RNA sequence: UCAUCGAGAGAGGCGGAGGGACCGGCCCUUAGAUGCCUCGGCAACCUUGCUGAUGGUUUCGUUGUCAGCGGAAGGUGCCAAGUCCGGCAGAAGAUCCGGAAAUGCAAUGGGUCUCUGGAAGAUGA
Numbered sequence: 001u002c003a004u005c006g007a008g009a010g011a012g013g014c015g016g017a018g019g020g021a022c023c024g025g026c027c028c029u030u031a032g033a034u035g036c037c038u039c040g041g042c043a044a045c046c047u048u049g050c051u052g053a054u055g056g057u058u059u060c061g062u063u064g065u066c067a068g069c070g071g072a073a074g075g076u077g078c079c080a081a082g083u084c085c086g087g088c089a090g091a092a093g094a095u096c097c098g099g100a101a102a103u104g105c106a107a108u109g110g111g112u113c114u115c116u117g118g119a120a121g122a123u124g125a
Stems, first nucleotide, its partner, number of pairs: 001125005010039005018028003022087004040079003045075002047071011083120001088117004093113005
C1' cells in the first nucleotide's frame, strides 16, 4: 500500500491471577483464566487443478485480470461472545428526557433504536 474481518474450528499437560489491544460498557475466570507446550481441528491469504469471460504479446505458445467449482503437501493465521458492543461523522423515522423572561398544540438541545461511511485494531500478501 492492497484485500478481508455476521461463517468455521478444542482436548490434554504445565502453571497459578488476572484476561477480553486502548477508553466506556458488558462478559470470561480459582468448577483454574491469560500465557507456554503437545496433539487435534478450521479456513483457504500465499499456493494449486479445471471451466468461462476479457485483455497483453508481430513468435500460437505463453501470460495478466475477473468469476465459478474443486484440492490441502508446505508458509502464515485462527479455534468464548459479530473485530463481544459502542467510541467519530452523516441520514430518515420512532420513542424518551427537557422546557424558551409570557403562552404552548412545545423552540434550541440531549439520550436510545436502525442504516451508511470513517477511525482504531487484527490477519495475509

RNAcentral holds the sequence, with entries from MGnify. A computed fold for a 125-nucleotide RNA from a marine sediment metagenome, annotated as SAM riboswitch aptamer (S box leader). The model forms 94% of the base pairs in the Rfam consensus.